[in-house]
RNA sequence: GACCGGACGGUCGCUCUCUGCGCUUUCGGGCGCAGGGAGAGGAAAGUCCGAACUCCGCAGAGCAGUGUGCCGGAUAACGUCCGGGAGGGUGGCUCAUCCUUGCGUUCUUCGCAAGGGUGGGAAAUUCGACGGAAAGUGCCACAGAAAAUAUACCGCCUCGGCCUUCACCGGUCGCGGUAAGGGUGAAAAGGUGCGGUAAGAGCGCACCGCCGCGGCAGUAAUGCAGCGGGCAGGGCAAACCCCACACGGAGCAAGACCAAAUAGGGAGGAAGUCGCGGCUUCGGCCGAGGACACGUGCCGGCUCGGUGCGUCAAACCUCCGGGUAGGUCGCUAGAGCCGCACAGCAAUGCGCGGCCCAGAGGAAUGGCCGUCCCGCAGGAGCAAUCCCGCGGACAGAAUUCGGCUUACAGGUC
RNA sequence: GGGCGCUUAACUCAGCGGUAGAGUGCCAUCUUCACACGGUGGAAGUCAUAGGUUCGAAUCCUAUAGCGCCCACCA
Repeated sequence: GACCGGACGGUCGCUCUCUGCGCUUUCGGGCGCAGGGAGAGGAAAGUCCGAACUCCGCAGAGCAGUGUGCCGGAUAACGUCCGGGAGGGUGGCUCAUCCUUGCGUUCUUCGCAAGGGUGGGAAAUUCGACGGAAAGUGCCACAGAAAAUAUACCGCCUCGGCCUUCACCGGUCGCGGUAAGGGUGAAAAGGUGCGGUAAGAGCGCACCGCCGCGGCAGUAAUGCAGCGGGCAGGGCAAACCCCACACGGAGCAAGACCAAAUAGGGAGGAAGUCGCGGCUUCGGCCGAGGACACGUGCCGGCUCGGUGCGUCAAACCUCCGGGUAGGUCGCUAGAGCCGCACAGCAAUGCGCGGCCCAGAGGAAUGGCCGUCCCGCAGGAGCAAUCCCGCGGACAGAAUUCGGCUUACAGGUC
Repeated sequence: GGGCGCUUAACUCAGCGGUAGAGUGCCAUCUUCACACGGUGGAAGUCAUAGGUUCGAAUCCUAUAGCGCCCACCA
C1' cells in the first nucleotide's frame, strides 16, 4: 500500500415480498394461516466538500459575501483522483573549499590520512492549503546600536589635541572611516574563498545565489545554455488585501396527492305586528319586555298542553374551500454490480456479455445451542497433542450517489 | 433525519497574535469580647483535546470530544 474483517448447521423469533387457502369488504383493499425468496458497512459514522432530485426565487449587469488557488488531464461535479513541475525534510555517496591533528619533506611550499565546518552536484526516499511580499496598508513583543528610508554599542583604523617616554610602545579625549569581528535576536541588509586596503567593504575576481533581456525545448507549469547587471527588493497573505476562477436559497422533517372529528373562515336559507315609557329637527331614535303570532330546542309515540330561546341575523339548517390527525407517493434499476476485450503511463473511458442486490417508517436485519477457526490463561504429557475456561474489534442503513476525514480486535498478500 | 452555536479559575464572564484578567467564592491576616461587614495580602488555569500556520497561538486554520438550540401545516 492492497484485500478480508469469523465459517457451517440446528432451533425460536423480526421486516419486506411472492404464491396458495380462509375470513371480511365501502370491491380500492384489509386481516389471519401455511409455504417459497430476500434482508447492513468498510466505514452505514462525522455532515467536511461535490452532485442528482424537489420546492422557492430569478430581465440584465455590477457591488458585497463565501470558497478555491503551480501546470496538464480525468470526471456529472468536486476542496477528490491521476500524471508532471518547482520547493522543503531525511540519510548515505561525491566534488570544491577552510580549520585542527598526525605523517612524509621538514624553514616555508607541497603531498597523504583522520576528524570537523561551509557550499554545491546526481540519484534515492518522503512531505505538503504550492497564486502574489517588486500594487497598497498593517504587524514583527522581549532583547539589541539598529527590525527596513538602515544603523556605529563594543571593537578595528587613519588623523588631531593632551599625558607619558630619550624614542617606539602605551593611555585618554575628539573629528572622521569601517558592517570584516563581538554581542542581541526567530530574523541583522547576498554566501564562501582569494586579492585588495590605514582598517574594511561587490571595492576587484572565481564559484554559488539573485535581477533583467532575448533564444531554444516543452500543450503548460517550467527547464537549459548565453549575454548584460555588482546586487536593488528581510519575514508574515491559515493579517487586511490584490489577481484569476467559481458560486441564487433551502433541504426528503425537500415536496406531491387523498383526506376524518373538533375548532375556525366563506356563501346561502329561515319567522312581526300591536301596545307602553322617554326624547324629537315630527323623518324617526332609545329603553322596558306586556299581548298575540311565527320559528325552533326540550318533556312526549302523536296531538293538545307546559317550558326555554329567538324573530333580521347570534344560535339553527344547507353548501363550499384551506389546513391538521391519518393514509399514499417521493422510495430504491442506479453517474448500479461482476467478468472479458480495447484505448491510455495512470486516473479513467468505451464496447460486449451476465446479474438484480434491504427498503422499514419510533424504525426489521436478533437470541440460544452445537461443531470448527483465531487469540490468551490454566492443567496433563519428554514431545506431537489433548482437556478445560475466557474472549473475538469499530460500529450499525433512514432519499440516493462520488469523495475526504475519523474509529477499528485480528488476519492474508 | 437535517441545519446551527458554545467550551477560559470552584461559579458567571472579559480578553481575539506578544508574560492570561475581572466579579463572586476560597485561604491567611488586621479590626471585634466573638461573629458578620469592612481593610490588606495570597493561592487557584493542560484557555475542552490533538495536529498545523507563525519567531511566537486562548486568539488564525483543520480534525476530534462534550454540551446546547432550531425544524413537520400557517403565522
Annotation
Two RNAs folded together computationally: RNase P RNA and transfer RNA, 488 nucleotides in total. The prediction has a mean pLDDT of 75.